Context: one part of a larger RNA
RNA sequence: UGACGGGGGCUCACACAAGCGGUGGAGGAUGUGGCUUAAUUCGAGGCUACGCGAAGAACCUUAUCCUAGGUUUGACAUGCACGGAUUAGCUCCUUGAAAGAGGAGUGACGCCUUCGGGUGGAACGUGCACAGGUGCUGCAUGGCUGUCGUCAGCUCGUGUCGUGAGAUGUCGCGUUAAGUCGCUUAACGAGCGAAACCCUUGUCGCUAGUUGCCAGCGGGUAAAGCCGGGGACUCUAGCGAGACUGCCGGUGUUAAACCGGAGGAAGGCGGGGAUGACGUCAAGUCCUCAUGGCCCUUAUGCCUAGGGCUGCACACGUCCUACAAUGGCGCGCACAAAGGGAAGCAAGCCCGCGAGGGUGAGCCAAUCCCAAAAAACGCGCCCCAGUUCGGAUUGCAGGCUGCAACUCGCCUGCAUGAAGCCGGAAUCGCUAGUAAUCGCGGGUCAGCAUACCGCGGUGAAUGUGUUCCUGAGCCUUGUACA
Numbered sequence: 001u002g003a004c005g006g007g008g009g010c011u012c013a014c015a016c017a018a019g020c021g022g023u024g025g026a027g028g029a030u031g032u033g034g035c036u037u038a039a040u041u042c043g044a045g046g047c048u049a050c051g052c053g054a055a056g057a058a059c060c061u062u063a064u065c066c067u068a069g070g071u072u073u074g075a076c077a078u079g080c081a082c083g084g085a086u087u088a089g090c091u092c093c094u095u096g097a098a099a100g101a102g103g104a105g106u107g108a109c110g111c112c113u114u115c116g117g118g119u120g121g122a123a124c125g126u127g128c129a130c131a132g133g134u135g136c137u138g139c140a141u142g143g144c145u146g147u148c149g150u151c152a153g154c155u156c157g158u159g160u161c162g163u164g165a166g167a168u169g170u171c172g173c174g175u176u177a178a179g180u181c182g183c184u185u186a187a188c189g190a191g192c193g194a195a196a197c198c199c200u201u202g203u204c205g206c207u208a209g210u211u212g213c214c215a216g217c218g219g220g221u222a223a224a225g226c227c228g229g230g231g232a233c234u235c236u237a238g239c240g241a242g243a244c245u246g247c248c249g250g251u252g253u254u255a256a257a258c259c260g261g262a263g264g265a266a267g268g269c270g271g272g273g274a275u276g277a278c279g280u281c282a283a284g285u286c287c288u289c290a291u292g293g294c295c296c297u298u299a300u301g302c303c304u305a306g307g308g309c310u311g312c313a314c315a316c317g318u319c320c321u322a323c324a325a326u327g328g329c330g331c332g333c334a335c336a337a338a339g340g341g342a343a344g345c346a347a348g349c350c351c352g353c354g355a356g357g358g359u360g361a362g363c364c365a366a367u368c369c370c371a372a373a374a375a376a377c378g379c380g381c382c383c384c385a386g387u388u389c390g391g392a393u394u395g396c397a398g399g400c401u402g403c404a405a406c407u408c409g410c411c412u413g414c415a416u417g418a419a420g421c422c423g424g425a426a427u428c429g430c431u432a433g434u435a436a437u438c439g440c441g442g443g444u445c446a447g448c449a450u451a452c453c454g455c456g457g458u459g460a461a462u463g464u465g466u467u468c469c470u471g472a473g474c475c476u477u478g479u480a481c482a
C1' cells in the first nucleotide's frame, strides 16, 4: 500500500421488513446430469452453466457422432510442367441405395492461315508444389462477451512531505442518484468514468395534407369520408417551444442543497432506452471469425445412403396448463398498439362439422390483405361434484407442408378421459401504468413455438423503516496474510 475480520462509524440496493403473485407437490414442454446405446456430435458448470451457443435437428442442417459404400491435387484457391484437340457442355447405356465406377454418341472458343494446318487462354487429363481439418491447446493469442455494476469509483501533471515503498490531492464538514456540488484545506489543476450531448414517450406551436382525417357546406346510400370539397380536429413526420430549483416561503453557514407552495401537460434526474471507467474472475469462446504452436495428409480431408443428436429406472433447472364459481360453457356485443406481406399477404364467393380445399378481387401497401384482438360488458345454463373443473394418454377417421412425416412434424373431428382439491424443508420476481392478468405481432422458418424478441388492453397491494440476512461504497481500527 492492499486484502481480510463472527472490529467500529456513515451510507446505499426488492438486501431485509411490509405486501402481491409464484417455484418446490400434479400432468406436459424444454435444457442438463445420469443411465443406455453402434452412435446417442461438441461446447457452457455457484452467483455469472442448465427454453444457454441453437432466431426452428424428419433428409439437409450435422460436426473425428455411428454403420456402410466410395474418393485421393481432392468439394474450394493459386502457380508450374507435360499431354493432345480427343476435351467443356449435352444425350444415352451398364452397375449401384446414392455417391461413385465403367462405356458409347454428339460436339463448342480466340488469333494467324497458303484452308493442309499452326498457335493460345479458359477448361479437361496426368504429375508436382499445395489444398483441406467444427483435429488439440481460450493456461500461447486477437476480437467479441459475461460478471462485480450504471456500483462511484480509477488515475495523471506540477508542487509539497517522506531515506524509501509511498503519501498528499481523492481527507474533513455539509449535500447529492453520483469523487454531484459547496465550504474548509499543501495543495493547484487535469484526464477516464457520473451528468449532459443521442433515441423514445408525455404538453403546445409552426410547416405540410395523401394513401390519413371529417367540424361546417353540398350531393348520395340500407349503411359507410362513399363523392364534391375542406385543413378546423385526430393523425402522420419534420422543425421549434417547454423544466432551469427559474419564482415564493422556510431550513441551512450569507453556501451547496433540502422541505413546502404557486404556476404548469410535466418539478426537482418527468418515465423508458442506448451508453458499462481503471480493473477482477489464467471467467467464456481456437465450433462465428482471425491467429502462434502442435497434430492428420489414400486421412483426423472430401462425397454419399441410412441411422443418431428425439433413446429412459431416475435426479435437477426454466417454463406451460391446471386443480375451478373473481370460474367453466353457450349466445350476443364492443374497444388496441406494434408489426409482416411478391417464390408473398390474400378479401369475397363455393365445398367441408373442422383442420382445410377450390376459385380469386385487391395490394410492392398510412391505399389492399394477414385481422378475429382477448380479457371486459349483457343474457342464459352449470350448483361445489374429481364435476359441464382439468386436460394428459390412447384408438379411429382426416387435413397441411415437404422428394419423403416409420424411427421423428404440426393441425382437425369423433371417442377416451389420467394425475391434480393450492403443494414439506426451502426458494424466486416485483415499488406504478410496475406486479398480476388478457390477447396481438415478429424473427427463425417449406413445415413445426408453452421458447425468444416486441406490442398494446385491464390494472392493484405495500413500504417512507434499516435491528437482522445478502451484496456494495467511503472513512477508521487490528493483523503472525501478500
Base pairs, nucleotide, nucleotide: 001482002481003479004478005477007476008475009474010473011472012471013470015466016465019430020429021428022427023426026321027320028319029318030317031316032315033314034312035311042053043052065307066306067305068304069303070302071301074130078129079128080127081126082125083124089106090105091104092103093102094101095100109120110119111118112117132296133295135294136293137292141290142289143285144284145283146281148279153192154191155190156189157188158187159168160167161166172183173182174181198273199272200271201270203241204240205239206238207237208236209235213230214229217228218227219226244267247261248260249259250258251257323423327382328381329380330379331378332377339370340369341368344363345362348359349358350357351356389420394415395414396413397412398411399410400409436458437457438456439455440454441453442452